[in-house]
Predicted 3D model of a 250-nucleotide part of an RNA (large-subunit ribosomal RNA, domain VI) from an uncultured bacterium.
It was read from a public genome assembly.
Model confidence (mean pLDDT): 88 of 100.
Context: one part of a larger RNA
RNA sequence: CGCAGGGUAUUUGAGGAGAACUGACACUAGUACGAGAGGACCGUGUCGGACGCACCUCUGGUAUGCCGGUCGGAUCGCCAGGUCCGCCGCCGGGUCGCCAAGUGCGGGCAGGAUAAGCGCUGAAAGCAUCUAAGCGCGAAGCCGUCUUCGAGAUGAGAUACCCAUGAGGGAGGUUACAGACGAUGACCUUGAUAGGCCUCAGGUGUAAAGGCGGAGACGUCAAAGCCGAGAGGUACUAAUAUCCCGAAGG
Numbered sequence: 001c002g003c004a005g006g007g008u009a010u011u012u013g014a015g016g017a018g019a020a021c022u023g024a025c026a027c028u029a030g031u032a033c034g035a036g037a038g039g040a041c042c043g044u045g046u047c048g049g050a051c052g053c054a055c056c057u058c059u060g061g062u063a064u065g066c067c068g069g070u071c072g073g074a075u076c077g078c079c080a081g082g083u084c085c086g087c088c089g090c091c092g093g094g095u096c097g098c099c100a101a102g103u104g105c106g107g108g109c110a111g112g113a114u115a116a117g118c119g120c121u122g123a124a125a126g127c128a129u130c131u132a133a134g135c136g137c138g139a140a141g142c143c144g145u146c147u148u149c150g151a152g153a154u155g156a157g158a159u160a161c162c163c164a165u166g167a168g169g170g171a172g173g174u175u176a177c178a179g180a181c182g183a184u185g186a187c188c189u190u191g192a193u194a195g196g197c198c199u200c201a202g203g204u205g206u207a208a209a210g211g212c213g214g215a216g217a218c219g220u221c222a223a224a225g226c227c228g229a230g231a232g233g234u235a236c237u238a239a240u241a242u243c244c245c246g247a248a249g250g
Base pairs, nucleotide, nucleotide: 001152005163006162007161008160009159010158011157015149016148017147018146021049022048023047024046025045026044027043033038051106052105053104054103055102059100060099061098062097066093067092068091069090070089071086072085073084074083075082076081111143112142117137118136119135120134168245169244170243171242172188173187174186175185176184193238194237195236196234197233198232199231200230202227203226204225210221211220212219213218
């Protein structure tokens, strides 16, 4: 821009894309078959491999947010206690998020038309013949079934509702389950959108100062202190005020 008014939701599905894999074992059954040795079809169940999708409860990885330990130096006048530099100095842990080696799920059952093949009826050719007319069965393959995109499908579809008493959009702002930017989602005081604050899950591992015990190292008061990307709550702070676009032809 189009879809002959403008919109908001919900859709149909022309068409496109994806997926499609496979093993072992057991039962049927030591049955059918076979002199024996051996050993099934059909049907059913269990457990796997690879691959794919999703997720983070568990197992773990990461985690230059976080907590702790520790070496050398600088610095805060000194002690104590901090801060900084040394690969995050090194080391031990680790929430959220992200991730796999972890967890869950998937390739299922019908159906349609067929291939090789197997048949029915059946002439040409009084017989025979699956084929010439006609009809049936028959594959991991084909079309579908399953997942997903999808009306620029210009063949532009459908349904419901709203609108000049302005529907509905956009700008602006607070933002995240979103994100390169646009876009998308939530919220804007009739408010929990983010921050702060409070509480909690959780992490680290028992802070400083002081008291007590000990000659002292140290222990204890103390599951402390610090953190808390997660959960819940709370208007303290900031989302104020407001502007723009916006719908009628034959």